This is a predicted structure of a 369-nucleotide RNA (Bacterial RNase P class A) from a Planctomycetota bacterium. The prediction has a mean pLDDT of 77. The source organism's lineage runs through Bacteria, Pseudomonadati and Planctomycetota. It matches the Rfam family "Bacterial RNase P class A". It is annotated as a ribozyme.
RNA sequence: CUUGGUCCCUGGACGGCCGCCGGCGGCAUGCAUUUGCCGCGGGAGGAAAGUCCGGGCUCCCCAGGGCAGGGUGGUGGGUAACGCCCACCGUUCGCAAGAACAGGGAAAGUGCCACAGAGAACAAACCGCCGGACUGCCAGCUUGCUGGCGACGGUAAGGGUGAAACGGUGAGGUAAGAGCUCACCACGAGUCGGUCGACCGACUCGCACGGCAAACCCCACCCGGAGGAAGACCGAAUAGGAGGAUCGCGCUGCUCGCGCUCAGGUCCUCGGGUAGGUCGUUGGCGACCGUUCGCGAGAACGGUUCUAGAGAAAUGGCCGUCAUCGCCUCACGGCGACACCAGAACCCGGCUUACGGGGACCAAGCACU
Numbered sequence: 001c002u003u004g005g006u007c008c009c010u011g012g013a014c015g016g017c018c019g020c021c022g023g024c025g026g027c028a029u030g031c032a033u034u035u036g037c038c039g040c041g042g043g044a045g046g047a048a049a050g051u052c053c054g055g056g057c058u059c060c061c062c063a064g065g066g067c068a069g070g071g072u073g074g075u076g077g078g079u080a081a082c083g084c085c086c087a088c089c090g091u092u093c094g095c096a097a098g099a100a101c102a103g104g105g106a107a108a109g110u111g112c113c114a115c116a117g118a119g120a121a122c123a124a125a126c127c128g129c130c131g132g133a134c135u136g137c138c139a140g141c142u143u144g145c146u147g148g149c150g151a152c153g154g155u156a157a158g159g160g161u162g163a164a165a166c167g168g169u170g171a172g173g174u175a176a177g178a179g180c181u182c183a184c185c186a187c188g189a190g191u192c193g194g195u196c197g198a199c200c201g202a203c204u205c206g207c208a209c210g211g212c213a214a215a216c217c218c219c220a221c222c223c224g225g226a227g228g229a230a231g232a233c234c235g236a237a238u239a240g241g242a243g244g245a246u247c248g249c250g251c252u253g254c255u256c257g258c259g260c261u262c263a264g265g266u267c268c269u270c271g272g273g274u275a276g277g278u279c280g281u282u283g284g285c286g287a288c289c290g291u292u293c294g295c296g297a298g299a300a301c302g303g304u305u306c307u308a309g310a311g312a313a314a315u316g317g318c319c320g321u322c323a324u325c326g327c328c329u330c331a332c333g334g335c336g337a338c339a340c341c342a343g344a345a346c347c348c349g350g351c352u353u354a355c356g357g358g359g360a361c362c363a364a365g366c367a368c369u
Stems, first nucleotide, its partner, number of pairs: 001365010012322007020043002023040006045341001049352002052350005057227004064256004069223005074088005089103001090101004104218002109216002111212003126159002128155004136149006167185006187206008231279004241270007248260004286305008324337005
């Protein structure tokens, strides 16, 4: 310098003028807590997005069990909790730094593996190889040998098909071959050691025992439901309406059980009134800083601080200075831009996706010293 990888920061700042929203305080008006003025402080994110997870909160509801259904899936930790985060293990990819994983079970059962291929689970001979043993024909000749063909038999090492072919490499052995034998490896079992554990290592014995569970399924653990238009309260108005069905209604589905109700409730159709106001609504499992412990995620202790709350939806405009970036200039300086993805709506903890600029560290390569 180039390429790659991991992590982090930031998304202009300050001042003035005018304008908007809300809080606190004061003054006036007014008696509807309305209207106006003054002062002080505050006012959209790193993802506010997706609505994918987990909670708080509210109601069902007083409180439970089973089945169905759903979710997660290596081990050990963190957390209020999680499908999240951290560390480690294993497998795969990468030269590496690193990254990914829907990571329990195929010997409980069922199912699938198209086409091609001889054959796709206890299968199989297409091209081949062999004739030791048995056997026919032909040719040659050294009369029992050689070669060829066929039947028959042996074989799965070589080639082919395929995503995958009943362990791999090498040597020996064999008629030719084969774990047939041996060495190393892979796999299975046992013993011992290390580790909290997943797992790792060593030794011994064995050596046939495909894949798919992001197929149904089995195993382990976890899970009430609905949702802020949830809900609660106040006020007003109408028709304390009409008709029909039923004997129950509610608790996601079913069931047990429980609660309410027993002529009041539930459901359906038609019709009428209101759609106003307040709360929920922002002090939180909060944020920031420091110390200690921990590899880390985090935990404990101490200190500081209060930082939007709208309701058809406010958070804006102008000017100046500085900062940053680009261009011009010998310099002084001048000109221009204000970046990207994008706007809270009950609140948090995460994940995922979108995106401009900058920084640190690590790996590989090249060049120079």